[in-house]
Source information
RNAcentral holds the sequence, with entries from ENA. The RNA shown here (transfer RNA) has 73 nucleotides and comes from Nonomuraea sp. CA-141351. The coordinates come from a structure-prediction model, not an experiment, and the mean pLDDT is 83. It matches the Rfam family "tRNA". Rfam describes the family as follows. Transfer RNA (tRNA) molecules are approximately 80 nucleotides in length.
RNA sequence: GCGGCUCUAGCUCAAUUGGAAGAGUGCCGGUUUUACACACCGGAAGCUCCAGGUUCGAUCCCUGGGAGCCGCA
Numbered sequence: 001g002c003g004g005c006u007c008u009a010g011c012u013c014a015a016u017u018g019g020a021a022g023a024g025u026g027c028c029g030g031u032u033u034u035a036c037a038c039a040c041c042g043g044a045a046g047c048u049c050c051a052g053g054u055u056c057g058a059u060c061c062c063u064g065g066g067a068g069c070c071g072c073a
Stems, first nucleotide, its partner, number of pairs: 001072007010025004019056001027043005049065005
């Protein structure tokens, strides 16, 4: 330098081939316990890597850029 894949909650990952985002774990609070842990209940947490474009509507499609991984040279 070229090609491929990935980027969504603190972390690990979903989202039915465009209808507006959810789970596990972690965090906070409560019940329980002498207390902690476990268990159960509730809650908060996201401009979906960035900037444009297409569309009535974009996590999803298109263009450019960034970061990470892999391969070729």